[in-house]
RNA sequence: GUGGUCGUAGCUCAAUGGCAGAGCUCCAGUUUGUGGCACUGGAGGUUGACGGUUCGAGUCCGUUCGACCACC
Numbered sequence: 001g002u003g004g005u006c007g008u009a010g011c012u013c014a015a016u017g018g019c020a021g022a023g024c025u026c027c028a029g030u031u032u033g034u035g036g037c038a039c040u041g042g043a044g045g046u047u048g049a050c051g052g053u054u055c056g057a058g059u060c061c062g063u064u065c066g067a068c069c070a071c072c
Base pairs, nucleotide, nucleotide: 001071002070003069004068005067006066007065010024011023012022013021018055026042027041028040029039030038048064049063050062051061052060
């Protein structure tokens, strides 16, 4: 340089173009002599960035950034 895959919560990952979620972690509470386990509740997101299409985009299209793989 060329082609491809991926980018979503602190971490690991979901989400048919139609309200962005789960598990773990964290915080608070219940329970316990204490802690852990268990249970209940809560917090946490410009879906890498910028545009386009659409009534509506995490999803489709373009550009761009980053990571990885293959070829050169």